Context: one part of a larger RNA
RNA sequence: GAUGAACGCUAGCGGCAGGCUUAAUACAUGCAAGUCGAACGGAUUUCAGCGAUGAGAUUAGUGGCGCACGGGUGAGUAACGCGUACAUAACAUGCCCUUCAUUCGGGAAUAGCCCUUGGAAACGGGGAGUAAUACCCGAUGGUAUUAUCGGUCAGCAUUGGUUGAUAAUUAAAGUUACGGCGAUGGAGGAUUGGCGUGCGUAAGAUUAGGUAGUUGGUAAGGUAACGGCUUACCAAGCCCGCGAUCUUUAGGGGGCGUGAGAGCGUGACCCCCCACACGGGUACUGAGACACGGACCCGACUCCUACGGGAGGCAGCAGUAGGGAAUAUUGGACAAUGGGCGGAAGCCUGAUCCAGCCAUGCCGCGUGAAGGACGAAGGUGUUAUACAUUGUAAACUUCUUUUGGCGGGGAAGAAAAUGCUUGAUUUAUCAGGUACUGACGGUACCCGCAGAAUAAGCACCGGCUAACUCCGUGCCAGCAGCCGCGGUAAUACGGAGGGUGCGAGCGUUAUCC
Numbered sequence: 001g002a003u004g005a006a007c008g009c010u011a012g013c014g015g016c017a018g019g020c021u022u023a024a025u026a027c028a029u030g031c032a033a034g035u036c037g038a039a040c041g042g043a044u045u046u047c048a049g050c051g052a053u054g055a056g057a058u059u060a061g062u063g064g065c066g067c068a069c070g071g072g073u074g075a076g077u078a079a080c081g082c083g084u085a086c087a088u089a090a091c092a093u094g095c096c097c098u099u100c101a102u103u104c105g106g107g108a109a110u111a112g113c114c115c116u117u118g119g120a121a122a123c124g125g126g127g128a129g130u131a132a133u134a135c136c137c138g139a140u141g142g143u144a145u146u147a148u149c150g151g152u153c154a155g156c157a158u159u160g161g162u163u164g165a166u167a168a169u170u171a172a173a174g175u176u177a178c179g180g181c182g183a184u185g186g187a188g189g190a191u192u193g194g195c196g197u198g199c200g201u202a203a204g205a206u207u208a209g210g211u212a213g214u215u216g217g218u219a220a221g222g223u224a225a226c227g228g229c230u231u232a233c234c235a236a237g238c239c240c241g242c243g244a245u246c247u248u249u250a251g252g253g254g255g256c257g258u259g260a261g262a263g264c265g266u267g268a269c270c271c272c273c274c275a276c277a278c279g280g281g282u283a284c285u286g287a288g289a290c291a292c293g294g295a296c297c298c299g300a301c302u303c304c305u306a307c308g309g310g311a312g313g314c315a316g317c318a319g320u321a322g323g324g325a326a327u328a329u330u331g332g333a334c335a336a337u338g339g340g341c342g343g344a345a346g347c348c349u350g351a352u353c354c355a356g357c358c359a360u361g362c363c364g365c366g367u368g369a370a371g372g373a374c375g376a377a378g379g380u381g382u383u384a385u386a387c388a389u390u391g392u393a394a395a396c397u398u399c400u401u402u403u404g405g406c407g408g409g410g411a412a413g414a415a416a417a418u419g420c421u422u423g424a425u426u427u428a429u430c431a432g433g434u435a436c437u438g439a440c441g442g443u444a445c446c447c448g449c450a451g452a453a454u455a456a457g458c459a460c461c462g463g464c465u466a467a468c469u470c471c472g473u474g475c476c477a478g479c480a481g482c483c484g485c486g487g488u489a490a491u492a493c494g495g496a497g498g499g500u501g502c503g504a505g506c507g508u509u510a511u512c513c
Base pairs, nucleotide, nucleotide: 001512002511003510005509006508007507008506009505012365013364014363015362016361017360018358019357020323025321026320027319029318030317031316034065035064036063039062040061042059043058044057045056046055047054048053072276073275074274081201082200083199084198085197086196088194091193092192096189097188098187099186100185101184102183103182104138105137106136107135114127115126116125117124118123144169145168146167147166148165149164150163151162152161153160154159174181175180202248203247204246209239210238211237214236215235216234217233218232219231220230221229251273252272253271254270255266256265257264258263278299279298280297281296282295301312302311303310304309329355331354332353333352337351338349339348340347341346368399369398370397371396378390379389380388381387382386405449406448407447408446409445413440418435419434420433421432422431423430424429457502458501459500460499461498462483463482464481468497469496470495471494472493478485479484
C1' cells in the first nucleotide's frame, strides 16, 4: 500500500459498487419454462337467432417449437482442461440469409371423449370409436447417397476440386383472414460446435522404474468424423533422469494486489473456456444432452402408506436449520434490455431492471462562518498575595442555511411494437401524424419557510514515530510490534490536564506485496 474481511469503541447524510471465503452439509414453503386454436378432433361456455346455424371466449389431450439457452457452484481435474498458434485433404450445424427444384396419390392406427374396471395413493387395465403439419405405403426425382468405368485441374503423404456415363436407393403437409405462414430435396453463406497438433501451464526423488488394449500392424465393427474407440488375429513393442510412474495440492485464462521495474502473490465481483447438478452408472429423445428444476438402475438419506406399495433431490431466487470470527428480503415489476413460443395481440421469464438490509469498500458533503480580551468562570500546573495554560476557545454581536424538518411543484429513462390515419410505392416494406404503455416513484430534481437550529469520535504521546506534565502504584497491578518499561521522584503501568494523528470513522487481528 491492499482486502469479498472479522472484532472493539463510535456513528449525521448522499452517490456508486460489493455482500456464505466455512458444511459440493441437510432442506419446510412459494416462485424460477413455457408457448402455439393461423397444425388437429373434441369438451365447456357467452352472445345473436323460433330453429337450423353463426360469431366469440376458455381449455384437458394429440401435434409443433422450446426445455442443451439463460441462472448456480468449484466438488473433481496437473489434463490438449486452459492459454496461444496452427490444422480438419477426417467432421456436424435446428432456427437465420441467398439460391435452384418440388409440394402427386392412397392407407392403417391412437390420445382425448364414451362405457367399464383395479388401487389407500402414486398410477393404471379392458372395450367401443375419432382427427391431424402425428404414423405408414406408393409415385416422381437430382449438382443427393452408394457402386462401377472414365476425362481434366491441383496439391500436402493418405489424396482434393471439377466434370461425364451406367445402375440401384431415398422426399414432402397442410393451413389461411387469400396478403401470407409453412412442408420436402439440393447448393452456398453465416453462426455454433466436435476432433487433432506445436509451445506454455504447482510441489515432492525421503516417489526410479512404469505399461497387456499396453505400443504397432491386418481385418471388421462403431462414430457426424480420424483413431485400440471396440473386437479377432499377428508382432513385441511404448514411456522414462530434458523426471516416466506415484503422492500432495489446485478449476484455467483475461485480469486483480504490490512494486520504479524485473518480479512476487492471487484468480471475490465482471467477461471467456472447462467441469459438476444427492453419490455412482446407463442410455433414450433430439440439430444439439449422456441432459440442474427429463428417464432408468444401484446406493445413502428424508417423507407418505390402508404395509400391498409409492414420493423426493435449492451448487436457481428468497428463506430455514447447522457449521462459523463472518456475509442480506420467504420484496416489486415485466416499464426498459434480452430470451422462449406465437402471423400478431399477447403469454411466460427470481434472466434482467428496481427496491429493502449492512460504514463492507471507494468517493463526496455536513456537524457552521466572521468579529470578539477585562484573556470571564471552571479545570490543570507552578518557584503559589501571583503567574502559566486550556484560549478567540466560551459568553456576546452580526451573518449564512448545505444537511435535516415542514409546505408546494415534479421528471428523463419511451420509443418502438401495436391500433387508427396520410404518403411513397418494388405490394411488401418504408416514411410522417396521432393514440396507448413507468416497477422504480410522488423517487431524483426545483422552489419556498423558520431556525445554529438535527449531527464527533477513535487511537496514540520512552526510541523507532508526530505529540509531556501531575497524581496513584511500588518487579505489584500492569504494558509490549522490536528494543524494553515497573523493586518510592515511572514523559513506557492506571487516572487526569495538555498535546499529536486521522476523522464518520478510528484502532486491533488475519493475509499478500

This is a predicted structure of a 513-nucleotide part of an RNA (small-subunit ribosomal RNA, 5' domain) from an uncultured bacterium. The prediction has a mean pLDDT of 84. Rfam family: Bacterial small subunit ribosomal RNA. RNAcentral holds the full RNA, with entries from ENA and SILVA.